[in-house]
RNA sequence: GAUAAAUAAAAAUCGAAUGUUCGUAUAUGUCGGGGAAUCGGCCCCGUACGUUUCUACCAGUCUACCGUAAAUAGACGGACUACGAAUAAUUGCUGCACAGCG
Numbered sequence: 001g002a003u004a005a006a007u008a009a010a011a012a013u014c015g016a017a018u019g020u021u022c023g024u025a026u027a028u029g030u031c032g033g034g035g036a037a038u039c040g041g042c043c044c045c046g047u048a049c050g051u052u053u054c055u056a057c058c059a060g061u062c063u064a065c066c067g068u069a070a071a072u073a074g075a076c077g078g079a080c081u082a083c084g085a086a087u088a089a090u091u092g093c094u095g096c097a098c099a100g101c102g
Base pairs, nucleotide, nucleotide: 001014002013003012015091018088019087020086021085022084023083024082025081026056029049030048031046032045033044034043035042040066041065050057058078060076061075062074063073064072092101093100094099
């Protein structure tokens, strides 16, 4: 710290790579700068904000909108990462060999 719940308190329990399913965080979000396209609606940058948080901060589809201009909007489903839990499976360390190890 978790199980843990209603303000709070609480015995006891919890070694662990890895998989799965959940929970929390964040809304895969916002802001700023530069560039590009319009047969399109993207690309790049930031020790910026956002998490008691490391990292990440995207791409796609559909719809709308714009009508050659510089600007997009909404919806949908899709992750990664951090921490915790359940479960599966595998594998240790200590040891008085009973047991113990968040």

The RNA shown here (Purine riboswitch aptamer) has 102 nucleotides and comes from Alkalicoccus urumqiensis. The organism belongs to Alkalicoccus, within Bacteria. Rfam family: Purine riboswitch aptamer. Gene Ontology term of the family: purine nucleobase biosynthetic process. About the family: Riboswitches are metabolite binding domains within certain messenger RNAs that serve as precision sensors for their corresponding targets. Allosteric rearrangement of mRNA structure is mediated by ligand binding, and this results in modulation of gene expression. A class of riboswitches that selectively recognises guanine and becomes saturated at concentrations as low as 5 nM. In Bacillus subtilis, this mRNA motif is located on at least five separate transcriptional units that together encode 17 genes that are mostly involved in purine transport and purine nucleotide biosynthesis. It has also been shown that some members of this family are specific for adenine instead. It was read from a public genome assembly, where an Rfam model found it.